RNA sequence: UGAGUCGGCCGGGCGGCCGCGCCGCGCGGCAGCGCGGUGAGGAAGGUCCGGGCUCCACAGGGCAGGGUGGUCGGUAACGCCGACCCGGGGUGACCCGCGGGACAGUGCCACAGAAAACAGACCGCCCCGGGACUGGCCGGAGGGGCCAGGCCCGGGGUAAGGGUGAAACGGUGGUGUAAGAGACCACCAGCGCCGCAGGUGACUGCGGUGGCUCGGUAAACCCCACCCGGAGCAAGGUUAAGAGGGGAGCGGGCCUGCGGCCCGUUUCCUGCGCGAGCGCUUGAGGGCGGCCCGUCCGAUGCUCGCGGGUAGACCGCACGAGGCUGCCGGCAACGGCAGUCCCAGAUGGAUGGCCGCCGGCCCGCGCAAGCGGGUGCACAGAACCCGGCCUACAGGCCGGCUCACCCG
Numbered sequence: 001u002g003a004g005u006c007g008g009c010c011g012g013g014c015g016g017c018c019g020c021g022c023c024g025c026g027c028g029g030c031a032g033c034g035c036g037g038u039g040a041g042g043a044a045g046g047u048c049c050g051g052g053c054u055c056c057a058c059a060g061g062g063c064a065g066g067g068u069g070g071u072c073g074g075u076a077a078c079g080c081c082g083a084c085c086c087g088g089g090g091u092g093a094c095c096c097g098c099g100g101g102a103c104a105g106u107g108c109c110a111c112a113g114a115a116a117a118c119a120g121a122c123c124g125c126c127c128c129g130g131g132a133c134u135g136g137c138c139g140g141a142g143g144g145g146c147c148a149g150g151c152c153c154g155g156g157g158u159a160a161g162g163g164u165g166a167a168a169c170g171g172u173g174g175u176g177u178a179a180g181a182g183a184c185c186a187c188c189a190g191c192g193c194c195g196c197a198g199g200u201g202a203c204u205g206c207g208g209u210g211g212c213u214c215g216g217u218a219a220a221c222c223c224c225a226c227c228c229g230g231a232g233c234a235a236g237g238u239u240a241a242g243a244g245g246g247g248a249g250c251g252g253g254c255c256u257g258c259g260g261c262c263c264g265u266u267u268c269c270u271g272c273g274c275g276a277g278c279g280c281u282u283g284a285g286g287g288c289g290g291c292c293c294g295u296c297c298g299a300u301g302c303u304c305g306c307g308g309g310u311a312g313a314c315c316g317c318a319c320g321a322g323g324c325u326g327c328c329g330g331c332a333a334c335g336g337c338a339g340u341c342c343c344a345g346a347u348g349g350a351u352g353g354c355c356g357c358c359g360g361c362c363c364g365c366g367c368a369a370g371c372g373g374g375u376g377c378a379c380a381g382a383a384c385c386c387g388g389c390c391u392a393c394a395g396g397c398c399g400g401c402u403c404a405c406c407c408g
Base pairs, nucleotide, nucleotide: 001404002403003402004401005400006399007398008397009396010395012358013357014356015355016354017353018352020039021038022037023036024035025034026033027032041379045390046389048388049387050386051385052384053232054231055230056229065228066227067226068225069224070084071083072082073081074080085099086097087096088095089094100223101222105221106220107217108216109215122162123161124158125157126156127155128154129153130152131151133149134148135147136146137145138144170188171187172186173185174184175183189213191210192209193208194207195206196205197204198203236315237314238313239312244270245269246268247267248266249265250264251263252262253261254260255259273306274305275304276303277302278301285297286296287295288294322341323340324339325338326337327336328335329334359377360375361374362373363372364371365370
C1' cells in the first nucleotide's frame, strides 16, 4: 500500500420566532398567568424468551402438557452471555454447528438405480451342460475323431471392476480361488471394552484387547436428564355522600372570561348488605330558633359501627438487578469497593412547526481546487419497570488482528 477479519462508537451542529407535556417557585377564590428547570431510542419496534411487581391458587409427591439439551462458569433469571471441548470450513486472522440417546423399541429413506437394510446379479468376470458355426491337426478320400475360438440358449458362482445415488455393508498390498470375497495374513482407519497419565469437567494422549466393520434420520414417534402453578398495570389498591351522590352534553344567569360558580334540562353510572342500640302516639328523631320553653311534622323510622359496588377521580408511576468515573479480583462474561449524578411520565395520549448559517447526500460542469442546482436529510418514535434475543437503519468515525507485496 492492497485485500480481509473481528470489535466498539456516532447517527446531524449552532442560532432566532411560535407552540406543547411534567416539576418547582411566585401571584390568583378558581381558571389561569409569569419565571426557572426538564422532556425519546439504539433500536423506544416485534412481543419471541427470562425476571421484578400485583392478585388468585398451593402440605408433599405423581400423571398430563410445555420447554431446554457438549462442559464449566456468569446472572435475579433465561432459550441470554463468556471461556473451553468436539465436528466442519478457511493459507491465516477467524467463522459455522436446533452439539443428549439410533446395540430399548417402532417408523421412514423421494428421484435415479438390478438392488436402500438381517440388501442386491443390469453390464462385466468365472464354471458347467447343450446347439449351430469357423479355424487347425489326424486320415488317400468320404464318413469320422481330436484341439482351439467367439456367438446363442439354459443352469450356477461372484460384490474385485463399470454404472445409479445424499448414502451401495472399511482402505492398500498380498495369500488364495474357476473367478472372487476379512475366507485368511500384514499395515492403516474406525467401533466397543480394559488399564495408565493429564484436566473441576466436556474431553485428550499412550498402551493392551475383541469381534473383524455392525448405513442414515430423534427441527419422526420415542427414551433419558433437568426446568416450568395461573393471569396480567384494563394487574391491584384508595375514595366522599347515603337520599341522594357523581360524570358528560346542551341552554340560561352572574363575573374581565374558549374558564369558574349557580339554576334548568337531557343522558350515563350507582342507588346500599350485615350487626348493635333506641323508638313506634306515655313518641326516637327532624323543621322554626343562639339556647330553654313553645309550636309544627313525625314511624317502609332514627343513631352508631363494619362492609360491598359502578362511573369518575387518585394511587400503583418513575431512586432503579440505575447511570458515569476510578481502583481491585477474574482470560472473559461478570463481580466487589469508593466517589459522584438524578435522568420523560402522557391517559385522545406532550416531546412539535417555521426560518437562517454550517455539515451531509444526489445531479451537472471542471484535469483539479472548486462552482451551480436540488434535497430536511437512515430506521423509527416511550406508556408498569428491568435483562436479553431478533428485526429495521442514509451516512460516518475509531481500534485489535491476519495475509500478500514493497521500502528501511
This is a predicted structure of a 408-nucleotide RNA (Bacterial RNase P class A) from a Streptosporangiaceae bacterium. The model forms 92% of the base pairs in the Rfam consensus. The source organism's lineage runs through Bacteria, Bacillati, Actinomycetes, Streptosporangiales and Streptosporangiaceae. The sequence is in RNAcentral, with records from ENA. Rfam family: Bacterial RNase P class A. Rfam classes the family as a ribozyme. The gene name in the source record is rnpB.